[in-house]
This is a predicted complex of two RNAs, RNase P RNA and transfer RNA, with 484 nucleotides together. Rfam match: Bacterial RNase P class A. Rfam classes the family as a ribozyme. Model confidence (mean pLDDT): 77 of 100.
RNA sequence: CCAGACAGCCGGACGGCCGCUGCCCGCGAGGGUGGAGGAAAGUCCGGGCUCCACGGGAACACGGUGCCGGCUAACGGCCGGCGGGGGCGACCCCAGGGACAGUGCAACAGAGAGCAGACCGCCUGUGCGGGGCCGUUGCGGCCUCACGGGCAAGGGUGAAACGGUGCGGUAAGAGCGCACCGCGCCCCUGGCAACAGGGGUGGCACGGUAAACCCCACCGGGAGCAAGACCGAAUAGGGGCGGCUGCGGGGGAUGGCCGGCGUCCAGCCGGUUCAUCGGCCCGCGGGGGCGUUCCCGCCCCGCCGCCCGGGUUGGUCGCGUGAGGCGCAUCGUGAGAUGCGUCCCAGAGGAAUGGCCGUCCAGCCCCGUCAGGGGUGGACAGAACCCGGCUUACAGGCUGUCUGGCUCC
RNA sequence: GGGCGGUUAGCUCAGCGGUAGAGCGUCUCGUUUACACCGAGAGGGCCGGCGGUUCAAAUCCGUCACCGCCCACCA
Numbered sequence: 001c002c003a004g005a006c007a008g009c010c011g012g013a014c015g016g017c018c019g020c021u022g023c024c025c026g027c028g029a030g031g032g033u034g035g036a037g038g039a040a041a042g043u044c045c046g047g048g049c050u051c052c053a054c055g056g057g058a059a060c061a062c063g064g065u066g067c068c069g070g071c072u073a074a075c076g077g078c079c080g081g082c083g084g085g086g087g088c089g090a091c092c093c094c095a096g097g098g099a100c101a102g103u104g105c106a107a108c109a110g111a112g113a114g115c116a117g118a119c120c121g122c123c124u125g126u127g128c129g130g131g132g133c134c135g136u137u138g139c140g141g142c143c144u145c146a147c148g149g150g151c152a153a154g155g156g157u158g159a160a161a162c163g164g165u166g167c168g169g170u171a172a173g174a175g176c177g178c179a180c181c182g183c184g185c186c187c188c189u190g191g192c193a194a195c196a197g198g199g200g201u202g203g204c205a206c207g208g209u210a211a212a213c214c215c216c217a218c219c220g221g222g223a224g225c226a227a228g229a230c231c232g233a234a235u236a237g238g239g240g241c242g243g244c245u246g247c248g249g250g251g252g253a254u255g256g257c258c259g260g261c262g263u264c265c266a267g268c269c270g271g272u273u274c275a276u277c278g279g280c281c282c283g284c285g286g287g288g289g290c291g292u293u294c295c296c297g298c299c300c301c302g303c304c305g306c307c308c309g310g311g312u313u314g315g316u317c318g319c320g321u322g323a324g325g326c327g328c329a330u331c332g333u334g335a336g337a338u339g340c341g342u343c344c345c346a347g348a349g350g351a352a353u354g355g356c357c358g359u360c361c362a363g364c365c366c367c368g369u370c371a372g373g374g375g376u377g378g379a380c381a382g383a384a385c386c387c388g389g390c391u392u393a394c395a396g397g398c399u400g401u402c403u404g405g406c407u408c409c
Numbered sequence: 410g411g412g413c414g415g416u417u418a419g420c421u422c423a424g425c426g427g428u429a430g431a432g433c434g435u436c437u438c439g440u441u442u443a444c445a446c447c448g449a450g451a452g453g454g455c456c457g458g459c460g461g462u463u464c465a466a467a468u469c470c471g472u473c474a475c476c477g478c479c480c481a482c483c484a
Stems, first nucleotide, its partner, number of pairs: 001405010012360007020035006037380001041391002044389005049224004062220005067081005082096001083094004097215002102213002104209002119155002121151006129145007163181006182204001183202008228317004238308007246284005252277004256272006286301005310483003324343008361378001363376005410480007419433004427464001435451005457473005
C1' cells in the first nucleotide's frame, strides 16, 4: 500500500433571530429551566404494574423451550466452553435432546426403498440339448442359445441401495480372514459437565426424517394503560336471557298423595305433618350513604354476568427516582456482581421537540494543466405506561485490535 | 396505543409435504342469416418477498412487506 475479519462510536458543529411545549417564579408584562432515538419501528420474546379468576398440591390437555456450565428480576437474551461445518487465516455459521419406546412418510426413476433385491453383468452345472468354428483316429476345445445353480465385485436408477479403503482368499465373490478408518458395548484417565484421550472387545448388526405425530426434561392462570381508580355532565336507571338468596312468617304456583264429582278417560273441587320454587308481601338480619369514630338517629337498596337499546366525547390520577445515567475501586477470562461518589435528564393528550440567516465540516456534480472557483446538499426515522432483549431500516464518516499478500529499509 | 385474521390464474375461492385445481371471465372452433344460450378445445400462476428444515416446501419454521377486522367512558 492492497484485500479482508472483529469490536466500538458519531450520524452535522457553532452563533443570531422568531416560534411550540412541560415545570418554576411573577398580580401582570415577562423571565428562568428541561425538551426524541440507536433504532423511539416491528410487536417477535421476557418482566414490572393493573384488573379478573383461583383453598393447597398433583395429574391430564394445550402452548413454548431444548449440547454443557454460568449471568440475569426473567427470557427463545447474553457470556464462557464442547461438538459439527466453512475459510489459507483473522474469524464466521449451527432449532445442536432422543430415530435399539411406538406410529407414520419417502413422489418419480429403478430389479430392489427397510431387516429389500438381481436388469446388464461375473462364475458354474446339464449333456448323446440346438447351432457355428477349430484341431481331429476316437474325441476334445472355444463361442452362442435354452434350462438350472452360486455371487453381489463392477455397470445402471435414485436424494438415499444394508459399513469404507487396501491386501489375502475364491470357480466367481462376499467381514469370509487380516490391517487401518468408521460404528456399537465395556473399562481407565482428565474435566462440575457437555466431552476429549487411551485400552479392550464385537465382526457390521443399529440408514434418513421429530421446523411429522411422539418420548424425555424444564417453563407457562387469563387479559392488557383504550389495563384500572375517582369526579362531573347527560339519558328510558328501558328490555331480553342466564346464575345466586342469610333466617323466620304469611299468601301463592307447580308436582306428589288422599277424598269427592265424573261409568272410565280428560277434567273440576276440597284437604295435606310432603317436595320444589327470585314470582310477591311483612319482620329481623345485611349492604351503602350522611351527621362525629362507637352507642344511637335518619335516608336508600336485591346482587352479578352477557346481549339489545339509551346517553357522553369533559376533568384528575395511573405518569416517570428508575432492575436509572455517569465516574472510580475491588472480584470475575467474560456476561456481570459488590461498594463509594455524583446527577435528576421529555411527559403531551389529534398530540410540543420547528423555521430562517451567517460561518464552517464531510459528501456529490461542473469548470480549470495546476493553484483554485462555482453549484448542490445532510441516512433511517420520529416518544405515547415503563424496563431488559431480539429482529428489521440506516447516506456517509471515525477509532482500535487482528489476518493474508506485495514492496522498501 | 393494544389485540387478531389474511395474501394461490384477470375476479371469487379450494388445496396443507410428492409434477398446482374449480367456478366465472378471455381466446379459438362448431351451431345460427346474425347474436345470445349450448357443445368442444386452448391460453393464463416464480402460490406476497427473502432465508432456513427436508431428498423434496404453496404447505413446516423464522423474518419483512401489504391488506382487512375488533377494542373508549356513563347509568